[in-house]
RNA sequence: AUGUUAUCAUGAAAGGUAGAGGGAAUAGACCCGUUGAAGCCUUAGCAACCCUUUUUAACGAAAUCUAAAUUCUAAUAAAAAGAAGGUGCUACGUUCUACCAACAGUAGUUGGAUAGAUAACCA
Numbered sequence: 001a002u003g004u005u006a007u008c009a010u011g012a013a014a015g016g017u018a019g020a021g022g023g024a025a026u027a028g029a030c031c032c033g034u035u036g037a038a039g040c041c042u043u044a045g046c047a048a049c050c051c052u053u054u055u056u057a058a059c060g061a062a063a064u065c066u067a068a069a070u071u072c073u074a075a076u077a078a079a080a081a082g083a084a085g086g087u088g089c090u091a092c093g094u095u096c097u098a099c100c101a102a103c104a105g106u107a108g109u110u111g112g113a114u115a116g117a118u119a120a121c122c123a
Base pairs, nucleotide, nucleotide: 003121004120005119006118007117008116013043014042015041016040017039021032022031023030026098027097028096029095044090045089046088049086050085051082052081053080054079055078056077057076060072061071062070094115099112100111101110102109103108
């Protein structure tokens, strides 16, 4: 890389450098961009996937003739709080549409799929 699972209508930008593109790919649309795009660097921030803490439940364990009750318990689940660290992100819903279905009745709305992004795991 591929694969598995989860999430994707929230949120959060300044400076330096650079110099014409950019919003993943294809097509169309709509936008951003010389009042400075991408890329790179610095600083700041957002979020809470991994992570940290607490509580509850609990696999399990102890004890018991047995059961209930009791006690212990971070396999696991839920809730709350946090932000040191690992990632990620900081125009537009993943910018919108494309394929399918329902509604609607030609304009669309909703849901899903595909594709994509990110995280954790696997290899």